The RNA shown here (Guanidine-I riboswitch aptamer) has 128 nucleotides and comes from Hydrocarboniclastica marina.
[in-house]
RNA sequence: CAAAUGGUCGACUAGGGUUCCGAUCUGCAAUGGUUGCAGAUGACUGGUCCGAGAGUUGACGGCCUUUCCAGACGUCACGGCUCCAGGCAUGACGCAAGGCUACACGGCGGGACAAAAGCCCGGGAGGA
Numbered sequence: 001c002a003a004a005u006g007g008u009c010g011a012c013u014a015g016g017g018u019u020c021c022g023a024u025c026u027g028c029a030a031u032g033g034u035u036g037c038a039g040a041u042g043a044c045u046g047g048u049c050c051g052a053g054a055g056u057u058g059a060c061g062g063c064c065u066u067u068c069c070a071g072a073c074g075u076c077a078c079g080g081c082u083c084c085a086g087g088c089a090u091g092a093c094g095c096a097a098g099g100c101u102a103c104a105c106g107g108c109g110g111g112a113c114a115a116a117a118g119c120c121c122g123g124g125a126g127g128a
Base pairs, nucleotide, nucleotide: 007060008059009058010057011056012055015050016049020047021046022044023041024040025039026038027037028036029035030034061101062100063099064098065097073094074093075092076091077090080088081087082085103123105126109121110120111119
């Protein structure tokens, strides 16, 4: 100086809007103290929903270290043995545990879904 890995998925949260539900308001109808229909409202707390590279957490994966030097188990190979059984013997491979999985300032603008966003463009542009 250069290259490679630095990951994937799920749950949740910050946050987000308004399809659906609910709520509120208006109007109409009915009736008997409320109901139904239509519309509007997200500077309506909410439920459904979206949701983090730089948030939390879990599983997997990856990297590293180490024990046993034996047994058991699994897979494959072999065709040695006889009691012919998914049998015995032999050989090879696999294994359990622990640690690490770093660092990270970030627009404007655009995109999707109903719509918006810390989602995607994007570990981008830019900056240090």
The model forms 93% of the base pairs in the Rfam consensus. NCBI's taxonomy places the organism under Bacteria, Gammaproteobacteria, Alteromonadales, Alteromonadaceae, Hydrocarboniclastica. The RNAcentral record of the sequence draws on Rfam. It matches the Rfam family "Guanidine-I riboswitch aptamer". Gene Ontology term of the family: regulation of gene expression.